């Protein structure tokens, strides 16, 4: 320098308006039992701090952490 950092894992989130998807987890339900299958619940302070603005995952500054050069 430049790129990423968003549930337990992979990742969307256009122009700032109160964050979602697959997969996994647990309950139910199906089955003599398991898997598969349907439904359904949980689980995120968007890496930390500050600023800006009614309002920030998203603009700015800085500052970890890890890729690249």
């Nucleotide at each position: 320098u430049g790129g990423u950092g968003u549930g337990g894992c992979u990742c969307a989130g256009u122009c700032g308006g109160u964050a979602g998807a697959g997969c996994a987890a647990u309950u139910g339900a199906u089955u003599c039992g398991u898997a598969a299958u349907c439904a359904a619940u949980a689980g995120g302070u968007c890496g930390g701090g500050a600023g800006u603005u009614c309002g920030a995952u998203u603009c700015u500054c800085u500052u970890c952490a890890c890729c690249a050069g």
Molecule: transfer RNA
Organism: mouse gut metagenome